[in-house]
Description
The part of an RNA shown here (small-subunit ribosomal RNA, 5' domain) has 522 nucleotides and comes from an uncultured bacterium. Rfam family: Bacterial small subunit ribosomal RNA. Its family is annotated with ribosome and structural constituent of ribosome in the Gene Ontology. The RNAcentral record of the full RNA draws on ENA, Greengenes and SILVA. Model confidence (mean pLDDT): 82 of 100.
Context: one part of a larger RNA
């Protein structure tokens, strides 16, 4: 963990180990109007016109981006994180230390310097058309923080020169030539652009270290080196050409099997032996197999392309799809829950903020599947009641202080009332400090869980016990029934007529909301 019997409550952990086997539905990544053109649909204001009349209202209609504000569209950032599995992988995968004068790093902090002039598209909208869809063509216009030209050059890269230092290839530091940036909106808060440092991430090298198997003994041609050259962010056979023949291997290569690695966790005095479910770090992967796109960063789970499989929808021409995300369906299996709330905290995009998104998250339901914790009631009460059971039977023994009966008590149950904390938080306003974007104060406002936890009041022993065992191992015996039969059984073994060993009785024993059985690991 399953499965049998049994079951009262609660607190905390936990829940597909089998089919990385298919999946219906529903959400699981968006946000921004303080970057743009607009106006689809909501509110508002204006303007006409209409009817009502209380003569300046009130209803309706139509216009119109003026204004809140926004579907879609263009850009910006995110989407590489969070979430999930463990199929692959004996391997610089992981773990530890180390190196990188052979490297990148968006956001962020620090320094320093700049933001000058232009241009030509496109998407929406608007016409036209094809198509069963899904989608797709042609035309005319339009915008920006999209895109592209020029100017600048604080720096930065290449080449010459001198200094300095060091770990060998080199690394700084001044100097002269040559290439190279930017984005504007705004009123303003902000906002780009180059550069250098730092801060975090990451990339690559290396030492030691990580299963069994020799009934696997020889394995390798980009193989091993070297020289150019391409690639890259960067080192290398990473890839090309050309040269040489080398390179691993009994200190176990190749080669087949199995496997995600670790911090941990079980067990044992310890050495050690299993194990790697929850959480935490890494890694690998997203029907299968390949590939790049963009992009600081992916060769990307809910992004493109191709290919196979497989399921759909087709007007047969053609398309659509990917739960190892959260529920939750089917198969499979001894087996593993809700198609549940909520952004209230905590954290995460995006926003100047309000806030919007968030099946991470926080709670809540189902399960005795765990571990701790509390109850099922105490005191007294001998006629040793009755009944059962059993013995050497008028008689005793046990069951057994058990009940009955008296006195209490209310944990928990039901009912009624009160009711903390999670917010000691964070958003807004509103002052104040100073280091001018951070801190204090004072104030509104926010609570899913939930009127939950928890207290109190009232009633009544009232709502609450099993299971497995009793021949030795091993604690706890006697009668009945059966007769090598039915049956037991972990091992030794019981059972053929007096069975403490099968089956029931009654009594004992051990554990107790759990107890046995199975499986398995020390």
């Nucleotide at each position: 963990a399953a499965c049998g019997c049994u079951a009262g409550c609660g607190a905390c952990a936990g829940g597909c180990c089998u089919a990385a086997c298919a999946c219906a539905u529903g959400c699981a990544a968006g946000u921004c109007g303080a970057g743009g053109g607009g106006c689809a649909g909501c509110g508002c204001g204006a303007a006409u016109c209409a009817a009502g009349c209380u003569u300046g209202c009130u209803u309706g209609a139509u216009u119109u981006g003026g204004c809140g504000g926004c579907g879609a569209c263009c850009g910006g950032c995110g989407c590489a994180c969070g979430g999930g599995u463990g199929c692959g992988u004996a391997a610089c995968a992981g773990g530890u230390g180390u190196g990188c004068a052979a490297u990148c790093u968006g956001u962020c902090c620090a320094u320093a310097a700049u933001c000058g002039g232009g241009g030509a598209a496109u998407a929406g909208c608007c016409c036209a058309g094809c198509g069963a869809a899904a989608g797709u063509u042609g035309g005319a216009u339009u915008a920006a923080u999209g895109c592209u030209c020029c100017a600048u050059g604080u720096g930065a890269g290449c080449a010459g020169a001198g200094g300095a230092g060091g770990c060998a290839u080199c690394u700084c530091c001044u100097u002269u030539g040559u290439u190279u940036g930017a984005a504007a909106c705004g009123c303003a808060a902000g906002g780009a652009u180059u550069a250098u440092g730092g801060g975090u991430g990451a990339g690559c090298a290396c030492g030691c270290u990580u299963c069994u198997g020799a009934u696997u003994a020889g394995g390798u041609a980009g193989u091993u080196g070297g020289u150019g050259a391409g690639g890259u962010a960067a080192c290398g056979g990473c890839u090309c050409a050309c040269c040489a023949a080398g390179c691993c291997g009994a200190c176990g290569a190749u080669c087949a099997g199995u496997a995600g690695g670790g911090g941990u966790u079980c067990u044992g005095a310890g050495a050690g032996g299993a194990a790697g479910g929850u959480c935490c770090c890494c890694c690998a992967c997203a029907u299968u197999g390949g590939a790049a796109c963009u992009g600081a960063g992916a060769c990307a789970c809910g992004g493109u392309c191709c290919a196979a499989a497989c399921u759909c929808c087709u007007a047969c021409g053609g398309g659509a799809g990917g739960c190892a995300g959260c529920a939750g369906u089917g198969a499979g299996g001894a087996a593993u829950a809700u198609u549940g709330g909520u952004c209230a905290a905590u954290g995460g995009a995006c926003g100047g903020a309000a806030g919007u998104c968030u099946g991470a998250a926080c709670c809540a339901g189902c399960c005795a599947a765990g571990u701790c914790g509390c109850g099922u009631g105490a005191a007294g009460g001998a006629u040793g009641a009755a009944g059962g059971u059993u013995c050497u039977a008028u008689g005793g023994a046990u069951u057994g202080u058990a009940a009955a009966c008296u006195u209490c008590u209310u944990u928990u149950a039901u009912a009624c009332g009160a009711g903390g904390g999670u917010a000691a938080a964070a958003c807004g306003g509103c002052g104040g400090a100073c280091g001018u974007g951070u801190c204090c104060g004072c104030u509104c406002u926010u609570g899913c869980a939930a009127g939950u936890a928890u207290c109190g009041u009232a009633u009544g022993a009232a709502u609450a016990a099993g299971c497995a065992u009793c021949g030795g191992c091993u604690a706890a015996c006697u009668c009945c029934g059966u007769g090598c039969c039915a049956g037991c059984a972990g091992c030794c073994g019981c059972g053929g007529u007096a069975a403490u060993a099968c089956g029931g009785a009654g009594g004992a024993u051990g554990c107790g909301a759990g107890c046995g059985u199975u499986a398995u690991c020390c």